[in-house]
Context: one part of a larger RNA
RNA sequence: UGACGGGGGCCCGCACAAGCGGUGGAGCAUGUGGUUUAAUUCAAUGCAAACCGAAGAAACUUACCAAGGAUUGACAUGCCACAAAUCCUUUUGAAAAAGAGGAUUUCCUUCAAGAACGUGGACACAGGUGGUGCAUGGCUGUCGUCAGUUCAUUCUGCAAGGUGUUCAGUUAAGUUCUGCAACGAGCGCAACCCUUGUGUUUAGUUGCUAUAGAGUUUGGGACCUUGAACAGACUAUCAAUGUUAAGCUGGAGGAAGGUGAGGAUGAUGUCAAGUCAUCAUGCCCCUUAAACCAUGGGUGACACAUGUGCUACAAUGGUCAGGACAAAGAGUUGUGACCCCGCGAGGGCAAGCUAACCUCAAAAACUUGGCCUCAAUUCAGAUUGCAGGCUGCAACUCACCUGCAUGAAGUAGGAAUCACUAGUAAUUGCCAAUCAACCAUAUAGCAGUGAAUUCAUUCUCGGGCCUUGUACA
Numbered sequence: 001u002g003a004c005g006g007g008g009g010c011c012c013g014c015a016c017a018a019g020c021g022g023u024g025g026a027g028c029a030u031g032u033g034g035u036u037u038a039a040u041u042c043a044a045u046g047c048a049a050a051c052c053g054a055a056g057a058a059a060c061u062u063a064c065c066a067a068g069g070a071u072u073g074a075c076a077u078g079c080c081a082c083a084a085a086u087c088c089u090u091u092u093g094a095a096a097a098a099g100a101g102g103a104u105u106u107c108c109u110u111c112a113a114g115a116a117c118g119u120g121g122a123c124a125c126a127g128g129u130g131g132u133g134c135a136u137g138g139c140u141g142u143c144g145u146c147a148g149u150u151c152a153u154u155c156u157g158c159a160a161g162g163u164g165u166u167c168a169g170u171u172a173a174g175u176u177c178u179g180c181a182a183c184g185a186g187c188g189c190a191a192c193c194c195u196u197g198u199g200u201u202u203a204g205u206u207g208c209u210a211u212a213g214a215g216u217u218u219g220g221g222a223c224c225u226u227g228a229a230c231a232g233a234c235u236a237u238c239a240a241u242g243u244u245a246a247g248c249u250g251g252a253g254g255a256a257g258g259u260g261a262g263g264a265u266g267a268u269g270u271c272a273a274g275u276c277a278u279c280a281u282g283c284c285c286c287u288u289a290a291a292c293c294a295u296g297g298g299u300g301a302c303a304c305a306u307g308u309g310c311u312a313c314a315a316u317g318g319u320c321a322g323g324a325c326a327a328a329g330a331g332u333u334g335u336g337a338c339c340c341c342g343c344g345a346g347g348g349c350a351a352g353c354u355a356a357c358c359u360c361a362a363a364a365a366c367u368u369g370g371c372c373u374c375a376a377u378u379c380a381g382a383u384u385g386c387a388g389g390c391u392g393c394a395a396c397u398c399a400c401c402u403g404c405a406u407g408a409a410g411u412a413g414g415a416a417u418c419a420c421u422a423g424u425a426a427u428u429g430c431c432a433a434u435c436a437a438c439c440a441u442a443u444a445g446c447a448g449u450g451a452a453u454u455c456a457u458u459c460u461c462g463g464g465c466c467u468u469g470u471a472c473a
Base pairs, nucleotide, nucleotide: 001473002472003470004469005468007467008466009465010464011463012462013461015457019420021418022417023416026311027310028309029308030307031306032305033304034302035301042053064297065296066295068293069292073125077124078123079121080120081119082118086103087102088101089100090099091098092097106115107114127286128285130284131283132282136280137279138275139274140273141271143269148187149186150185151184153182155162156161169176193263194262195261196260198231199230200229201228202227203226208220209219210218234257237251238250239249241247300439313413317372318371319370320369321368322367323366329360330359331358334353335352339348340347341346379410384405385404386403387402388401389400426449427448428447429446430445432443
């Protein structure tokens, strides 16, 4: 100087407390461990691995396994020889591939050759999701959006160092103010950026509104809305308090008041944290194989253990029939109205739309009325049987959806444990990316309805500053 202390002081955080809803019990979905297996590819392992890499494992993906092939190679550059390229038919085969037959004739030209593509050959080489993240770059997690971290000059100490950065206040903040052997400065904080909340001006189609009414009608710029440009919030103002300060408390006005709300933004460093399988890369290793091709299988196994979720256990409910109100997105290999067929998934015909125009599209909780009357039930929906549909070359291993039948556990979950302070929790649906289809209950967004509680900092956990002890570095 740090680190540590079941030392002290001050302070903060959904850290506790107060509240609310869960997890842990059940069924299922999904990830992981373990076991099994020819293979169940690999990586991630306390917080900070475990719906994680994976924003889509039937083939492909795919890295794994089995059997089948081929060795200058699926891919790149260079050399030589032959031959344009290409297309069709056929035999063997699971395919890869191997063999046979036929059709056609490019550009340039000095008629030698050359261009492009193909086949064959020899060698340099290709290739490796092989190893090492403890050789690395880059990227990322974490402490932590915590308020810290450091430098120049000065001063001080023999020196390691100290000072500044400490003290009295204050703040979300090393934020700021007063004082001070310090005076300044950098990276962080804050602000600048984006979204959202209010108003003004401007613009007016495809939107809004009025008129007309079977129409590609005709107006308006009021309202709404969508763009753009401005304005607006700064402790500005008043009062109390404070050291005349920084500030803090209350009020007024205001759409908004003390960082208005949310996001992006992550200092010096820590964990030899994670990643050689995104990519790049040193070294090592393989080179008739540890590289390559194709077929089938596997990654989906199943005594069990565990994480994250979904659905429930019902009457604040279930079911049937009417009625109402969103936002944000996506669409041409696409979205697919209306109409017809089907109980339905879906099928047929097919308009519009490259979209404020057309479509997906029905919002659902909600509300009105009927039935159910506390029961393993008209709760719950697992499991299983049969019959169908769709995507796709293909749905057995191993997809999704529909109808009929079947109707399991579950009656609120032990010890323990998690999220959340307001348009939040809870609850209700909608959309998108990936994508032929889909194992999505996941992820990323969007809106609807809409709470309770916070006495306080004693205790638990984590963190910051000062101080003290130490046989630790």
Predicted 3D model of a 473-nucleotide part of an RNA (small-subunit ribosomal RNA, 3' major domain) from Sequoiadendron giganteum. The RNAcentral record of the full RNA draws on SILVA. The prediction has a mean pLDDT of 81. NCBI's taxonomy places the organism under Eukaryota, Streptophyta, Streptophytina, Conifers II, Sequoiadendron.